[in-house]
Context: one part of a larger RNA
This record gives sequence, C1' cells and structure tokens, in this order.
RNA sequence: CCCCCGCCAAGGAACUCUGCAAAAUGUCCCCGUAACUUCGGGAGAAGGGGAGCCGUAGUAGGGUGAAAGGACUUUGCGUCCAAGUAGCCCGAGGCGGUCGCAGAUAAGCGGCCGGGGCGACUGUUUAACAAAAACACAGGUUCCUGCCAACCCGAAAGGGGAGGUAUAGGGGCCGACGCCUGGCCAGUGCCCGAAGGUGAAGGUAAGGGGUUAGCCGCAAGGCGAAGCUCCGAGCCUAAGCCCGGGUAAACGGAGGCCGUAACUCUGACGGUCCUAAGGUAGCGUAAUCCCUUGCCGGGUAAGUUCCGGCCUGCAUGAAUGGCUUAACCACUGCCGCUCUGUCUCAGGGGGGUGCCCG
Repeated sequence: CCCCCGCCAAGGAACUCUGCAAAAUGUCCCCGUAACUUCGGGAGAAGGGGAGCCGUAGUAGGGUGAAAGGACUUUGCGUCCAAGUAGCCCGAGGCGGUCGCAGAUAAGCGGCCGGGGCGACUGUUUAACAAAAACACAGGUUCCUGCCAACCCGAAAGGGGAGGUAUAGGGGCCGACGCCUGGCCAGUGCCCGAAGGUGAAGGUAAGGGGUUAGCCGCAAGGCGAAGCUCCGAGCCUAAGCCCGGGUAAACGGAGGCCGUAACUCUGACGGUCCUAAGGUAGCGUAAUCCCUUGCCGGGUAAGUUCCGGCCUGCAUGAAUGGCUUAACCACUGCCGCUCUGUCUCAGGGGGGUGCCCG
C1' cells in the first nucleotide's frame, strides 16, 4: 500500500451516471394522521409523547370459581341459599421516591414525503453477467369443434383431448376495473354462392394411320374386309381458378395542390386532382419529435433532465387496443426532509494480509 472494522472539528450530496456505499430510521404502549379511493384501502401515512428500579401494592380492577353447613325434595350424580364468596390466575393507571451521560441501555429491529413514466395487482423468467416496462394473469373478443369432435403424439395399432359433450374442448389476439374502440372489403386471407367461363385423369367417340386374307393389273403398282394395333376431333366430367357476395377485436391501409374574412395573422368556406377510404374520440416535443436545450409557465442563485401547458404529430391514435385510474413494485426519471467520510480533505485508532527473523 491492500482488506475488514470502529471514530471525527466545521460544512452536509458541494461526491457521482445515480446519495452507489455508509449514516439515519428501527421495539412496545399512547396520542394523532392528508389528498385520493374500486370504500377494502391509502395507514406503521405523516408527526408527536412515554419506557429502568423502589414504594403505595399483588392495591384498584379483571378472569376463573368451589366446599362445609343449611333449606326444599319428584330422592336423582336433583334444585336453591351459602356466593360471584374462598382458593387460584392476570394485574395496572396515577402519585411519591431513587441511580446513571444514557433505562426498547445488548442482539435483533421500517428512513420518510411529493410529482411523473411503465405494468393493474400476488406471481414467472435468461440454473452460471439481464428480474424488467419482458412472460403469465383474472377478464374481453374472435375462429374452429355435434363427438369415432376439433386439435395433438404416433408410418400404424393406439393414446391424449375425456371416461369430457358447445356454461365443453382447442387455436389466435388483447390483458384488472372505468370511459371507449370511429371511417376503408380495392389488394391479400378466410367464409358463402346447385348459374356461367376455364378445367386433369377417366368415359364415350366422329374420323384417320399401320398390318393383310382377298380383289384389280402384263408389269410397275393400286384398292383393301375382319382381326390386331396406333392416333384421335367432338361430347360428359371434380376441386381449384375466374366470377358474384360477405368479413377488419382477419393481414392491413387511412392523401395532394391552390385560393379565401374591411389592420395583420389565421382560414369556419370554396376550387381542383387522386383514392377502397383519406385518421374520428382521445392523447401529443411523448419509452413515439429530426429540426430540439421547440415556445410559455413552475421549481434552482444558476435546470440539454423534471413537472404543468401549447400543438408546427420528421414519423400519435383506438383489442399490433386509445385514454384515465385507487392499490401494488429489489422497475425507471425528477424534487424535498432526515442523516451522514459520498465529498470539501483529510486525520488518527483496532484487527488482518503482505514483508523480515526463527
């Protein structure tokens, strides 16, 4: 030097990505507790006070609760008085006194408050760098499934589903609750559609080719039945596709230019082009905003962060859910109180490692 521990003047987060770490809080009793709220909560909110021992006194009070004896008698292990008594158990408050720096004397044992973001919540997860705003979740919605169900495992037999039966089972998306979830079916997907178009194998089959008994011919050659065989128009014919319709809590998508109000600005209004339709309610510089440290306000002496507004949304937006929301959180950003060696800025103390000797 390093490690662990304990102390510190004055200041008190000036440290730093961040109060990381440390300090502080801490127990029991009493008092007292706000906004908000789903009336449960928020709450141990916050914020205060008390605490040893001795005496009064085992008192006040509380709990439990007999028996002797006596009365009655239906004779019973009966009822009543004794008595809420005896015994046993618990046991103050107040007042007075007393010792120490200190009485929850040690150990153990919440720091708190305010405003945001995300996720409702308890849960789950990357065994061994991530515990989270990721996953799950009750709940919502949609699709499939009529039972030898759909679906899953398995070449199969068979099994799961289920010894269940649509208030059931399987798949997808969203993710408590509250208020809501607007317009587009042109494309893609899915569903429905006994017409029409297209449409394979197959069926049928007009017609044609090969072969040759035979026939014709002097010959060269020609014609050519049956059978066998090859090709084969047309007609019949499924799904699919085309076509018609439906469907967005299916995949998804959701405009441009120009002009216009008697200051200016703005543009309720108009014109025009395109589209399947041109983004509604909400929210909005956002876990989304490039310009950007936007502008205004708040907080600070000073604030690229934070909070409240504004809206010009590069590139928000409604179950890839939108916006709120009490409660919850080893989540995340900001402010404050308490408190401190985090720091100004160091110092000294204890223990240990290291080093030397044996």